[in-house]
RNA sequence: UAGCCAUCCAGAGCGGCUGAGGGACCGGCCCGUCGACGCCGCCGCAACCAGGUCAGAUCGUCGUGACCCAGGUGCGAAGUCCGGCCCUUUCGGGGGGAAGAUGGCGU
Numbered sequence: 001u002a003g004c005c006a007u008c009c010a011g012a013g014c015g016g017c018u019g020a021g022g023g024a025c026c027g028g029c030c031c032g033u034c035g036a037c038g039c040c041g042c043c044g045c046a047a048c049c050a051g052g053u054c055a056g057a058u059c060g061u062c063g064u065g066a067c068c069c070a071g072g073u074g075c076g077a078a079g080u081c082c083g084g085c086c087c088u089u090u091c092g093g094g095g096g097g098a099a100g101a102u103g104g105c106g107u
Base pairs, nucleotide, nucleotide: 003105004104005103006102007101008100013042014041015040016039017038021031022030023029025084026083027082028081043076044075045074048072049071051068052067053066054065055064080099085096086095087094088093
């Protein structure tokens, strides 16, 4: 890094450093010298993977469900901030997709 699968209307912020852009892209709309973004520390959220218990299934391997835990990740403005392409609509919206993000698998 190609590819595959799952999830994306929930949740969770303080301090230090720095100093001008940031929210992936485009448009909008926001955030930002009352210091954003980023980095570091601590705190927290969540539960994808790992681990554990019970139950179910199988000849067995495998692996399914519920619960526990928090080791590896991830995350802590706005629904992935909204839209972008298609369908639909009572024109308010609704559904799907693409793209993206995260995890797992994998080349």
Molecule: SAM riboswitch aptamer (S box leader)
Organism: Paracoccaceae bacterium